Transfer RNA from a Clostridia bacterium, 72 nucleotides, folded computationally. The organism belongs to Clostridia, within Bacteria.

[in-house]
């Protein structure tokens, strides 16, 4: 340089075109003598930038970034 995989909640991941989830983590609350650990509950995203399709794009197509990987 080229070629492949990958970027999505703080973390590690799911989402094969139709208003973005799930475990743990972080908050309240229940228990408990107090914590743990165990139940109930909430919150938390411009889905890596841009731009193409489309009636609708996290997904499709280009290009660009960053990480990992093979070959030279």
């Nucleotide at each position: 340089u080229g070629c492949c995989u990958g970027g999505u909640a703080g973390c590690u991941c799911a989402g094969a075109g139709g208003c973005a989830g799930a475990g743990c983590a972080g908050c309240g609350g229940a228990c408990u003598g107090u914590u743990a650990a165990u139940c109930c509950g909430c919150g938390g995203g411009u889905c890596g930038a841009g731009a193409u399709u489309u009636c609708a794009a996290a997904a499709u197509u280009c290009u660009c970034c960053c990480a990992g990987g093979c070959a030279g």
Rfam family: tRNA. By type it is a transfer RNA.